[in-house]
Context: one part of a larger RNA
């Protein structure tokens, strides 16, 4: 000079577009942030409405809806925090012949006999609750056994330096559900165990996509930390793992690191990037993207492709609450908010319309992710607070050497204009899709439905009557703020009297201060101007 997630003072008119706990990973009240799926499966209300009635209730729909339960999938994405981490964490660039990898896609082959439960449910007990106990009833795409099977898995042989490939033997899978149809079969001329679409289901292979693991190079500060190491370096053997290996076990050998800085102690998330700079180089890592770690604290495995899991278990410890004292309950470093620190940092907003995800054939249902909208000049950007004309150089203020000079065309006063805020009408794009419904075409089949693909109608907007446009009134509502001794653009007067005070250096003030305090004019930048703090 430029630059900040900035703060504090003075001020303060409008928009967009970004950005806002840097401190206490302190503690949190309330709400909402993860569900879904009846086309997997056995149950199933209630209000309301209608109709009967002996007024006690009963039947019909509501409705197989609503709502628990079994089951599946996802919860391991999404989002927030950066304590810890000096380390293969990160960055780079290699290596798995030492590995997996649901859901997706491509190919092949197969989906067949059977079996016993159980939870919802009743019924009962126990309990202050949280929740549990015992009987008994039933289902499945839930679970179990046989069968049957590969380019699967193990084993032993053979072959070969190995990979590997051969042969023999052994073992290992499943699941149905829904819409159409009558051409074969079966009955009962419409249904199906049948035939056909569609999803779904099992074993392999192969892809994609993610992931783990191993190496070389790079990655702060002290040596006022100089020696550090006993699973510790290595070997055989074995055990665990998706998989290699002291990963961990038992033998045996004494080694293995280190002044090219080992051990230790300090700080720290790492990196695209950002910032300054001609560059080289410094400093920094907020937002936004990749990688890592973390979920109150410490430890633990269970499920699962995949976790040792933010809104999942178990156990211990701190705290907070609840309690009938026996004994439960709970984790905002997700979004709002709340107290606390603190120089300081925001609404307990609306929406799934949009893009994305989770489930679902699909309607559709959930998404504080995410569109959006509220605050905050916190910070870039753009506008505007008028424009032209007007000397008697009005009044006024300053100063004056008393003539004047200045503020100053500045104002009054005339002529326009209408940006923004105002007020009224008018009014998008963001929305295509899915979907229904009409068709047209394909291709499959017995044939149709359904499916592909195109056409045409019809539905879908939080923002918001928002952006824009028109019209209407009407200069009307819109300027500070710091400097003026020299670095430094801008000078005079009064007050003050080494006192009061300035100050970023030099320095300025004891009686004519262009330096302190006010005025007047000036000069700079201006919805901003200055101080501090930081960095280069």
């Nucleotide at each position: 000079g430029a630059u900040u997630g900035a703060a504090c003072g003075c001020u303060g008119g409008c928009g967009g577009c970004g950005u806002g706990c840097u401190u206490a990973a302190c503690a949190c009240a309330u709400g909402c942030a993860a569900g879904u799926c009846g086309a997997a499966c056995g149950u199933g209300a209630a209000c309301g409405g209608g109709g009967c009635u002996u007024c006690g209730g009963c039947c019909c729909u509501u409705a197989g809806u609503a709502a628990a339960g079994u089951g599946g999938c996802g919860c391991a994405c999404g989002g927030g925090u950066g304590a810890g981490u000096a380390a293969c964490a990160c960055g780079u660039g290699g290596a798995u012949a030492a590995u997996c990898u649901g859901c997706c896609c491509u190919u092949a082959u197969g989906a067949u006999c059977g079996g016993g439960a159980u939870a919802a449910c009743a019924g009962u007990c126990g309990g202050a609750a949280a929740c549990g106990g015992c009987u008994g009833c039933u289902a499945a795409u839930a679970c179990c056994g046989g069968a049957u099977a590969c380019g699967c898995u193990c084993a032993a042989a053979a072959u070969g330096a190995a990979c590997u490939u051969u042969u023999u033997g052994a073992g290992g899978a499943a699941a149905g559900a829904u819409g159409g149809c009558c051409u074969c079969u079966g009955c009962u001329u419409g249904c199906a165990u049948g035939c056909u679409a569609u999803c779904g289901c099992a074993u392999a292979a192969g892809g994609a996509u993610g992931a783990g693991u191993c190496c070389g190079c790079g990655u702060c500060c002290c040596a006022u930390u100089a020696g550090c190491u006993u699973g510790u370096u290595g070997g055989c053997g074995g055990g665990g793992u998706a998989a290699c290996g002291g990963c961990c076990c038992a033998c045996c050998a004494a080694g293995g690191c280190a002044a090219c800085g080992a051990u230790g102690g300090g700080u720290a998330g790492c990196c695209g990037a950002u910032u300054u700079g001609a560059g080289a180089g410094g400093a920094u890592g907020a937002u936004c993207g990749g990688c890592c770690a973390c979920a109150c604290u410490g430890g633990a495995a269970c499920u699962g492709a995949a976790a040792c899991a933010c809104g999942g278990u178990c156990c211990a410890g701190a705290c907070u609450c609840c309690u009938a004292c026996g004994g439960g309950a709970g984790g905002c470093a997700g979004c709002a908010g709340u107290g606390g620190g603190g120089a300081a940092u925001a609404u307990u907003g609306c929406g799934c319309a949009a893009u994305g995800g989770g489930c679902g054939a699909a309607a559709g249902c959930c998404u504080g992710a995410c569109g959006c909208a509220g605050c905050g000049a916190c910070g870039c950007c753009g506008c505007g607070u008028g424009a032209g004309g007007g000397a008697u150089g009005a009044a006024g203020g300053u100063u004056u050497u008393c003539g004047g000079a200045u503020c100053g065309u500045a104002a009054a006063c005339c002529u326009c204009u209408g940006u923004c805020a105002g007020a009224a009408g008018g009014g998008a794009a963001g929305a295509a899709a899915c979907u229904a419904c009409g068709u047209u075409g394909u291709g499959c089949u017995a044939a149709u439905c359904a499916g592909c693909a195109g056409c045409g109608u019809a539905c879908u907007g939080a923002c918001g009557g928002u952006a824009c446009c028109u019209u209407c009134a009407a200069a009307g509502g819109a300027a500070g703020c710091a400097c003026c001794g020299g670095c430094u653009a801008a000078c005079u007067c009064c007050g003050u009297g080494c006192c009061a005070g300035c100050a970023g250096c030099c320095g300025c003030g004891g009686u004519a201060a262009u330096a302190c305090g006010g005025a007047g004019g000036g000069u700079g930048c201006a919805a901003g101007c200055g101080u501090u703090a930081a960095u280069c």
Record summary
Small-subunit ribosomal RNA, 5' domain from a wastewater metagenome, 536 nucleotides, folded computationally. RNAcentral holds the full RNA, with entries from SILVA. The prediction has a mean pLDDT of 86.